[in-house]
The RNA shown here (small-subunit ribosomal RNA) has 1427 nucleotides and comes from Corynebacterium stationis.
RNA sequence: CGGGGGGGGGGUGCUUAACACAUGCAAGUCGAACGGAAAGGCCUUGUGCUUGCACAAGGUACUCGAGUGGCGAACGGGUGAGUAACACGUGGGUGAUCUGCCCUGCACUGUGGGAUAAGCCUGGGAAACUGGGUCUAAUACCAUAUAGGACCGCAUCUUGGAUGGUGUGGUGGAAAGCUUUUGCGGUGUGGGAUGAGCCUGCGGCCUAUCAGCUUGUUGGUGGGGUAAUGGCCUACCAAGGCGGCGACGGGUAUCCGGCCUGAGAGGGUGUACGGACACAUUGGGACUGAGAUACGGCCCAGACUCCUACGGGAGGCAGCAGUGGGGAAUAUUGCACAAUGGGCGCAAACCCUGAUGCAAGGAACCCCCGGUGGGGAUAAAGGCCUUUCGGGUUGUUAAAUCCCUUUCGUUAUCGGGGAAACCACUUUGUGGUGACGGUAGGUAGAUAAGAAGCACCGGCUAAAUUACGGUCCAGCACCCGCGGUAAUACGUAGGGUGCAAGCGUGUUCCGGAAUUACUGGGCGUAAAGAGCUCGUAGGUGGUUUGUCGCGUCGUCUGUGAAAUCCCCGGGGCUUAACUUCGGGCGUGCAGGCGAUACGGGCAUAACUUGAGUGCUGUAGGGGAGACUGGAAUUCCUGGUGUAGCGGUGAAAUGCGCAGAUAUCAGGAGGAACUCCGAUGGCGAAGGCAGGUCUCUGGGCAGUUACUGACGCUGAGGAGCGAAAGCAUGGGUAGCGAACAGGAUUAGAUACCCUGGUAGUCCAUGCCGUAAACGGUGGGCGCUAGGUGUAGGGGGCUUCCACGUCUUCUGUGCCGUAGCUAACGCAUUAAGCGCCCCGCCUGGGGAGUACGGCCGCAAGGCUAAAACUCAAAGGAAUUGACGGGGGCCCGCACAAGCGGCGGAGCAUGUGGAUUAAUUCGAUGCAACGCGAAGAACCUUACCUGGGCUUGACAUAUACAGGAUCGGGCUAGAGAUAGUCUUUCCCUUGUGGUCUGUAUACAGGUGGUGCAUGGUUGUCGUCAGCUCGUGUCGUGAGAUGUUGGGUUAAGUCCCGCAACGAGCGCAACCCUUGUCUUAUGUUGCCAGCACGUUAUGGUGGGAACUCAUGAGAGACUGCCGGGGUUAACUCGGAGGAAGGUGGGGAUGACGUCAAAUCAUCAUGCCCCUUAUGUCCAGGGCUUCACACAUGCUACAAUGGUCGAUACAGUGGGCAGCGACAUCGUAAGGUGGAGCGAAUCCCUGAAAGUCGGCCUUAGUUCGGAUUGGGGUCUGCAACUCGACCCCAUGAAGUCGGAGUCGCUAGUAAUCGCAGAUCAGCAAUGCUGCGGUGAAUACGUUCCCGGGCCUUGUACACACCGCCCGUCACGUCAUGAAAGUUGGUAACACCCGAAGCCAGUGGCCUAAACUUGUUAGGGAGCUGUCGAAGG
Repeated sequence: CGGGGGGGGGGUGCUUAACACAUGCAAGUCGAACGGAAAGGCCUUGUGCUUGCACAAGGUACUCGAGUGGCGAACGGGUGAGUAACACGUGGGUGAUCUGCCCUGCACUGUGGGAUAAGCCUGGGAAACUGGGUCUAAUACCAUAUAGGACCGCAUCUUGGAUGGUGUGGUGGAAAGCUUUUGCGGUGUGGGAUGAGCCUGCGGCCUAUCAGCUUGUUGGUGGGGUAAUGGCCUACCAAGGCGGCGACGGGUAUCCGGCCUGAGAGGGUGUACGGACACAUUGGGACUGAGAUACGGCCCAGACUCCUACGGGAGGCAGCAGUGGGGAAUAUUGCACAAUGGGCGCAAACCCUGAUGCAAGGAACCCCCGGUGGGGAUAAAGGCCUUUCGGGUUGUUAAAUCCCUUUCGUUAUCGGGGAAACCACUUUGUGGUGACGGUAGGUAGAUAAGAAGCACCGGCUAAAUUACGGUCCAGCACCCGCGGUAAUACGUAGGGUGCAAGCGUGUUCCGGAAUUACUGGGCGUAAAGAGCUCGUAGGUGGUUUGUCGCGUCGUCUGUGAAAUCCCCGGGGCUUAACUUCGGGCGUGCAGGCGAUACGGGCAUAACUUGAGUGCUGUAGGGGAGACUGGAAUUCCUGGUGUAGCGGUGAAAUGCGCAGAUAUCAGGAGGAACUCCGAUGGCGAAGGCAGGUCUCUGGGCAGUUACUGACGCUGAGGAGCGAAAGCAUGGGUAGCGAACAGGAUUAGAUACCCUGGUAGUCCAUGCCGUAAACGGUGGGCGCUAGGUGUAGGGGGCUUCCACGUCUUCUGUGCCGUAGCUAACGCAUUAAGCGCCCCGCCUGGGGAGUACGGCCGCAAGGCUAAAACUCAAAGGAAUUGACGGGGGCCCGCACAAGCGGCGGAGCAUGUGGAUUAAUUCGAUGCAACGCGAAGAACCUUACCUGGGCUUGACAUAUACAGGAUCGGGCUAGAGAUAGUCUUUCCCUUGUGGUCUGUAUACAGGUGGUGCAUGGUUGUCGUCAGCUCGUGUCGUGAGAUGUUGGGUUAAGUCCCGCAACGAGCGCAACCCUUGUCUUAUGUUGCCAGCACGUUAUGGUGGGAACUCAUGAGAGACUGCCGGGGUUAACUCGGAGGAAGGUGGGGAUGACGUCAAAUCAUCAUGCCCCUUAUGUCCAGGGCUUCACACAUGCUACAAUGGUCGAUACAGUGGGCAGCGACAUCGUAAGGUGGAGCGAAUCCCUGAAAGUCGGCCUUAGUUCGGAUUGGGGUCUGCAACUCGACCCCAUGAAGUCGGAGUCGCUAGUAAUCGCAGAUCAGCAAUGCUGCGGUGAAUACGUUCCCGGGCCUUGUACACACCGCCCGUCACGUCAUGAAAGUUGGUAACACCCGAAGCCAGUGGCCUAAACUUGUUAGGGAGCUGUCGAAGG
């Protein structure tokens, strides 16, 4: 804050504007200090007609306004602006101090004096206020006397120090009275108590992008000032003081006891209560006083507000209420002094007290209580859900009605204690005093009567979540995320869960977060080791002894306020919260006593192992300087020589007949150092390479002579520091940014080529950075080994060269334990420990801006924030991908043959058109696809006409008797009307049909991204997995990898794997050979008969063939290779040889692939229509584009004639021989055949012969005209075929692209399904003729296995970078502008303190007109605001 809200108790309440405030109140009191009497009371008198009342005068002092005087007002109450400070906390000091009222001790309280307010009179002013004259009092004021242990000086005592004590001398100082009494006061002084001042150790914020600050500053002396110390102030002297242990500056902030959180250590916080401080509209100042620099006092200045007669005045809620404003936000202009406390006062009473006690309002907080129980009851109705119509759930429910109870609340009535330490009266008892409040509480009555909501229900997180609505819209969401038509996440409802008079949300703090790591983290690759070394401060540090007792440890004392928290024991409210009593606790600080192991100081004690020095050797591109060498490139000169050279993937620019390149000789100049040369050497790192000489640093080995802890690290600081770059002066052969030209390219400001300037080189100076990397800071110690290599030493052996063992130092590899997130590291640690330094804390912004320092510049060092994201990152895993690698396969390429793409036509698609051109299929994997047949039908589309329980199904109820069929009429038809005909039996709850009505039917309507089923594709590719075991923190791996081999994850061998499954193969069908059985419709060799001829007939069972059953092929045999393997190559035999050919068969999965129009199906939608019937039309349109085919372009052909050879299939609403007619399509008649018998059915290419002779033709057949045939209700839109005539394009097809490896391609016909007919050139099958080529795997495409990289995982059609355009936000800069804060110099200078002062004014004493003293005024220093 939102929804909602029964009661009671406790406690709390402007976190923002220290913003401004109307109104009322919040500090007065004392008559026993004083003069008095304005008001009230009382008394007397008078007047008004009288009791009474009113008025006037006088008195009194019961009382008291104003005034003098005393005390208080400095407390109490509020707020947190300022303050980073002795402000606070804590512990000390005050021998450097004060203290009214209070307590206590001692000593006093004598004698005098002059005024003044009020009052009275009289002025000024609007007011606030104020002037003059005159009178008076005091516990007001003054003089004087007296006084000490007061104060001052000296001496002495004590002490570390002395201002303390004692003695002595001196100085100037006191008082007040009131009261009838008791008594209350006054003065000086000592002590106490209380309160206050000052000093001091320690403690507690951020910032170094604040590193130097300081002149009263630091100290001293003299003086002043203060209650008191002190540069607090002043004069002089000295030059100090503070700072990396953070001065100075900036920002922020009252501090604490405590409070919240946390296991603790810590972190956050300072509201209420309590202690301290500061402030009171802003700034300055003093007065009074015991005490103030004074919230409700004064003066001045500023701002603001108010009054005004315009001349002047008044004010200060951060007191209590309250108002406005600000804000998300915080209350009543209440009651009472009854209690507690305070002020005054006389021991009082009384009075005052917005302190305080109470009440009111408010769910912001904490605590407690209540909203009852049983039957009724059968799981009511209703709601919600489901649907198989049974039910489930709310619900072990509720209501009516019956019984019991009545806390709390309500009504009535009674009503304690807070109260006595006070007061009154009396006397030791009685009485009185209550704001809260008729409250707490008690008793009685009535009635279940008056009392439940909020959030959530995808995970985190308890909640079976369901339905509907809406559909990336509305919305939800801490985070992840949800919502795009089946939302457990949106909204509503039902149900459920949690808490409950509360429930949710927002904000803040701590926790979780070991995510700032003290307890308790890290830095090879995640953020993080400075480029390297030297070295200051600091930190840390070997062995022995003594001493101190600083740290450390023990014990005791003081303190650590109260309250709070916690523990123990109690008390009071019914309990609790709350309140109250006693004890404990309180890690801190200070002090006393004790211990001395360890750390520390001292002994300038001792030691030698750490460290260093000496001596003897030794390796080295360690550094600097000087000198010097050869090869090569280039250039110059000369000779020879001729046309090219050079360069590239290919070229060109360039050079060359003015003689290049090539080659020979001579010369010049600069730069770099071939071989050796090496995970070899040296150096701190950067880095270092021809040779010689000089100078020089460091290392290593051996020795053990010397020093005696001298060590390690190292904030700041210093030096070195590749390349590039800068400055000055040289030098310049080659190379070569920039630049120029030539290429490449879409472009090419690049890669390639030809040139070429800075630069590269030298000297001097600067820069100070690198992937300055081992991405690994330095030092010391410890912890298995093996094997190289470089430099030394030792032992053994040996004639020597070798060899071998061992040790120290450096440099590599492998590896155990251990570590690591993993990768990996592993005596050269990233292992185990110690010391020191540097650095890190999500990604981006950003190593950027601003500031500072450095630099000639370029730039470097230091180094943020706003804003933004929910990740960024590391290592490893599985995939996928790569114009990465290796191996292998496929008509994948290559080698061939034939096509497509050009023409005409056919079919399909897109597009366009249309009333409709129904729908679907869209890369491969849509496009002669669904469709194995759109004239009607089909048909889903359009137009028009009809029907509404419907064209179709089931059930029920009622009615009827038939229904169907046939004829006629109207109509385009559906349909309507009419005539006619007509069932069975058991005679009625019948079947069947019709009509009416209700449930329902119906939908080729949507969603293939809700689905089943089916299918395509990768791909007939060889893969995909599991169990157990093992390895790994894990994802996962292994197996499945490796060596061979195969068509194959096929097989063999090996292996931390061993086995298994789905796939492969085989089993199945077909084809090729043989055997056998059977022999019709098939066959006919032999034997007969017959015909012009034919298995035609008898017969036969040999052959072909058909149908069954078998055989056969298995790398079985031989040889070579191979691991004595798998396998492979060759051969034999065989019809067939290495899966013989073909088919069926398609693993886990991928593509949200296709299909809701085959079918099925969820949900949604339509219901006199998106259903259904009918007629006509459309699906057949046509500028165009694409796909698949057919026919061709011709002579390997066309045409005419003759002639030969198949197989698969089909046939009764059928195939139809044969005969006949017609040119033909076909017609007529019609045998045979439900078919190994008959028919379709004369196959074609082929072969033989004739013509054509290269032409738009005797090629080609489109198109068109005419005439016909057939099917069918019907050929107009819109069928096929035949005849005659017509005779288009086309002369082999661009880029590109497709199929095929053998009975294949090519080519030739035949049959079938669908079907009345047909668009078929399509599809599915069948046979005939019948090739070419394959070197090979470099390349294109696709695929498999292994490996590698990856920032990809929607997985390369991935991911991703930058500019630009427009707008928004944030930050930096900018000419300027404005406000604030701080500092410095100067000017002016209020009030005021202090100082000075001619003149002026002046009661107290005295010498009486002067002095002392005082005052105003004026001046000066300081001084706020202002300029």
It matches the Rfam family "Bacterial small subunit ribosomal RNA". Its family is annotated with ribosome and structural constituent of ribosome in the Gene Ontology. The RNAcentral record of the sequence draws on ENA and SILVA.